[in-house]
Parts: sequence; structure tokens; C1' cells
RNA sequence: GCCCCUUUAGCUCAAUUGGUAGAGCAACGGUAUCGUAAACCGUAGGUUGCUGGUUCAACUCCGGCAAGGGGCU
Repeated sequence: GCCCCUUUAGCUCAAUUGGUAGAGCAACGGUAUCGUAAACCGUAGGUUGCUGGUUCAACUCCGGCAAGGGGCU
């Protein structure tokens, strides 16, 4: 220098091939207990890495940039 993969909640990951962004754990509140933990019920938490484009509509498609990982010379 060139090519490929990844980037979504605090963490680990989904999202059925464009149509209202979800789960588990963690956090918070509650039930229960003499009390704590486990258990059970509930709540909150997201500019989907950034920026432009296509589209009625983009996590999803296209371009550029950034970060991380791998390969080739």
C1' cells in the first nucleotide's frame, strides 16, 4: 500500500434477507424472610461508531472517515 471481517443498552449478543430496536446478565423498585442471599414480579436504560447518499421508510443498501481484528505484498 491492497483485501476481508467486526462496531447495536453498563457487559455479552440478537433483529427472519428495507417496515414501530429486543434478550440474558448487571442496575433500580417491590413481594417474601427475624434479617441477608437465592427465587418471583415490575421499572428504567439506545443519535444502532461518525458523516453523506438512495428510499415513502435504513441497524439493514451505497460512498467516505475512525477504531479493533485477520490476511497478502